A computed fold for a 387-nucleotide RNA from Thermaerobacter marianensis, annotated as Bacterial RNase P class A. Rfam family: Bacterial RNase P class A. Rfam classes the family as a ribozyme. Its mean pLDDT, the model's own confidence on a scale to 100, is 75.
RNA sequence: CGAGUAGAUUGAAUGAUCGCGAUUCUUUAACGAAUCGAGGAAAGUCCGAACACCAUAGGGCAGGGUGCUGGGUAACGCCCAGUGGAGGUGACUCCAAGGCUAGUGCCACAGAAAUAUACCGCCACUAUGGGAUUUUCGUAAAGAAGGGUUAGUUAAUAACCCUUGCUUAUGACUCCCAUAGAGGUAAGGGUGAAAAGGUGCGGUAAGAGCGCACCAGCGGUUAGGUGACUAACUGGCUAGGUAAACCCCAUCCGGUGCAAGACCAAAUAGGAGGGAGAUUAGGUUGCCCGCUUAUCCCUCGGGUUGGUUGCUUGAGGUAUCAGGUAACUGAUAUCCUAGAUAGAUGAUCGUUCUAGACAGAAUUCGGCUUACAGAUCUACUCGUAAC
Numbered sequence: 001c002g003a004g005u006a007g008a009u010u011g012a013a014u015g016a017u018c019g020c021g022a023u024u025c026u027u028u029a030a031c032g033a034a035u036c037g038a039g040g041a042a043a044g045u046c047c048g049a050a051c052a053c054c055a056u057a058g059g060g061c062a063g064g065g066u067g068c069u070g071g072g073u074a075a076c077g078c079c080c081a082g083u084g085g086a087g088g089u090g091a092c093u094c095c096a097a098g099g100c101u102a103g104u105g106c107c108a109c110a111g112a113a114a115u116a117u118a119c120c121g122c123c124a125c126u127a128u129g130g131g132a133u134u135u136u137c138g139u140a141a142a143g144a145a146g147g148g149u150u151a152g153u154u155a156a157u158a159a160c161c162c163u164u165g166c167u168u169a170u171g172a173c174u175c176c177c178a179u180a181g182a183g184g185u186a187a188g189g190g191u192g193a194a195a196a197g198g199u200g201c202g203g204u205a206a207g208a209g210c211g212c213a214c215c216a217g218c219g220g221u222u223a224g225g226u227g228a229c230u231a232a233c234u235g236g237c238u239a240g241g242u243a244a245a246c247c248c249c250a251u252c253c254g255g256u257g258c259a260a261g262a263c264c265a266a267a268u269a270g271g272a273g274g275g276a277g278a279u280u281a282g283g284u285u286g287c288c289c290g291c292u293u294a295u296c297c298c299u300c301g302g303g304u305u306g307g308u309u310g311c312u313u314g315a316g317g318u319a320u321c322a323g324g325u326a327a328c329u330g331a332u333a334u335c336c337u338a339g340a341u342a343g344a345u346g347a348u349c350g351u352u353c354u355a356g357a358c359a360g361a362a363u364u365c366g367g368c369u370u371a372c373a374g375a376u377c378u379a380c381u382c383g384u385a386a387c
Base pairs, nucleotide, nucleotide: 001383002382003381004380005379006378007377008376009375010374012352013351014350015349016348017347018346020037021036022035023034024033025032039358043369044368046367047366048365049364050363051257052256053255054254058289059288060287061286063253064252065251066250067249068082069081070080071079072078083097084095085094086093087092098248099247103246104245105242106241107240119189120188121185122184123183125181126180127179128178129177130176131175132174136172137171138170139169141168142167143166144164145163146162147161148160149159150158151157197215198214199213200212201211202210216238218235219234220233221232222231223230224229261309262308263307264306271300272299273298274297275296276295280294281293282292283291316335317334318333319332320331321330322329323328
């Protein structure tokens, strides 16, 4: 200097004029004055609660959520720290992370076979046919080599005998090929996402954890750790995957929701018809038991649609100190920061600047997820260059 990773702040400022809402001065009202007045996500309506009512009383089933360990929190599917795994050179990021040996399913197509096999191949045995060279064996003949005997001159030469696979022939054997039969094999090849753990050596008729070495997996022992788990030693060699399939296991869970609910005022029709009715009906999502109340359900028709409250002091904010790796907790001090309801912050002008993003509270909080122009800061990683 460049490219990244994680985190944080901000997301316009200022002056003037006019215009909005709330509170207080002040409760007769008006005028006036002072103070305050949308967000980091107010969005999504995805989780968890507070609060209100059902309600007086629960329990079970069904149903639903979560799913490695420990901690935090009012609680959570959230946050923090770890363990295991995946990605990245790395800083770091992500995980729907319990169980397939409780059971039931599924694995298309291809392939011989996917709840487990023999298509090709390899091996030895039997039978048949064909061939090969050497000599393993036998037979035969001749040649060749060597030796012996006889004749002969202790010659040449001839005859006979023996040995030799040196040559030839033939048969078997050996070797090779083909076909068939009945066996062995799961190493090699093919198919596939996946085919009886992987690589190598030995061994075997050919093979195989059959044996051995090094790994992976599963189990056992010991040690460390709160734990998930890790390390060492060791054992038989090891029949797949899938639970984001049904399911099993562990653990948690009432419902409805501020249009909840409470109060006041006013008005009407103390209406009409039908049904059930204590062995009944209603009431707390669904079902059952229990408990409780005494009426309940359906159709048609009439009145009201007003006001007050809930409504903003909170599991609240800020600062300092202490504890804790952290999330967070405690103590002290200090502050009050929207409460609309036909629904409040707008318009004009000027200046500054780096710039005008995403976007408007409706009971309130803790999270997660999504959107976001630009500006600023901190720590770390990688690369390049120079000293």